[in-house]
RNA sequence: GUGUGCUAAGCGGGGAGCCAGCGGUGCCCUGUACCCGCAAUCCGCUAUAGCGGGGCCGAAUUCCCGCCCGCGAAUGCCGAUGCCGGCUCGAGGGAAGGUAAGUAGUGUUGAGAGCCAAGCCCGACGCAAUUGCAGGCCGGGAACCAUGUCAGGUCCGGAAGGAAGCAGCAUUAACCGGUUCGCGCGAUGUGCCGUCGGUCCCCCUGGCUUGAGCAGGCUGCCUUGUCUCGUUCAGGCUAAGCAUCAACGGCGGGUGCACAC
Numbered sequence: 001g002u003g004u005g006c007u008a009a010g011c012g013g014g015g016a017g018c019c020a021g022c023g024g025u026g027c028c029c030u031g032u033a034c035c036c037g038c039a040a041u042c043c044g045c046u047a048u049a050g051c052g053g054g055g056c057c058g059a060a061u062u063c064c065c066g067c068c069c070g071c072g073a074a075u076g077c078c079g080a081u082g083c084c085g086g087c088u089c090g091a092g093g094g095a096a097g098g099u100a101a102g103u104a105g106u107g108u109u110g111a112g113a114g115c116c117a118a119g120c121c122c123g124a125c126g127c128a129a130u131u132g133c134a135g136g137c138c139g140g141g142a143a144c145c146a147u148g149u150c151a152g153g154u155c156c157g158g159a160a161g162g163a164a165g166c167a168g169c170a171u172u173a174a175c176c177g178g179u180u181c182g183c184g185c186g187a188u189g190u191g192c193c194g195u196c197g198g199u200c201c202c203c204c205u206g207g208c209u210u211g212a213g214c215a216g217g218c219u220g221c222c223u224u225g226u227c228u229c230g231u232u233c234a235g236g237c238u239a240a241g242c243a244u245c246a247a248c249g250g251c252g253g254g255u256g257c258a259c260a261c
Stems, first nucleotide, its partner, number of pairs: 001261006010056002012030004020046005034054005063254006072245001074244004082237003086233001089230005095224005101219003105214002112210006119203001121198006127191002129188005135181001136179005146171004154163003
């Protein structure tokens, strides 16, 4: 060096979490990688750190070590000028209240205030107006059961005479219609009406007293609350950054025993 047979190793690894620690089950990443049993009320172990059983491969493309790369809702720190909602702060818009510096207005041809009276307002009464009802007046209005007069006819009577009474005529009741009527009763989306009383002094008018302000349109200033915006402030989340672990992958190195030639 070649061949044969073995053995160690290997037949996935990693992150967070759990744990005193390690590994596994469960979650996630990588990406294809023997099978069975066990396990979150956890399971198995102890620095040689899953255990038990079976199988394959086997000294190198596959095992071991070092370096590089860097998947990864991964871990830690930091953390925005990005995002979220909020207090405070600030700016702006519009609103309300106040003030009276400016401006415009008004005021000795009298502001504002005080007092008096009247009005406005309320109540009662009256008057008027309008309207309704009742009345009066006019007109109509009863086959009989309304009145008067009752032709004819009827009844009683010897007669004289008497009685009831239809139609007609006249009149009237209920009722109907009209009314330029005044009286009575009542009502009112009626009134430049009157009388009395009340209320208010808000407003208007007049009178008297006093005698210089009044008012709040616009600007300014103050306060309140509202809307919008803001690297005002504090908080939270995230991106980015730094560090750690690190799969897959790449490079370099290392690796046993026996026999035969």